[in-house]
RNA sequence: CUCCGACAAUAGCAAACCUGGGGCGACUCAGGGACGCACAGUCAGGGGUCUCGCUAGCGAGACAGCCCAGCCACCGAA
Numbered sequence: 001c002u003c004c005g006a007c008a009a010u011a012g013c014a015a016a017c018c019u020g021g022g023g024c025g026a027c028u029c030a031g032g033g034a035c036g037c038a039c040a041g042u043c044a045g046g047g048g049u050c051u052c053g054c055u056a057g058c059g060a061g062a063c064a065g066c067c068c069a070g071c072c073a074c075c076g077a078a
Stems, first nucleotide, its partner, number of pairs: 004076002012037002017032006035065001041071002045068003048063007
């Protein structure tokens, strides 16, 4: 340095749900709340799922805690 991930250690994030806000909608933001997470960090490049429109096969969106890939990254047992 790379791979790997422990009944290790220091930290971190935050599902469902509730409250308030935004959006036609998928969904999202803030607060509360913890199901869990070795990237549950970032990212819409490739798939997939979902939403909206319509001339119904096209267009415009959403989701990273659905999968793959790119980028960054704490610790150091086997």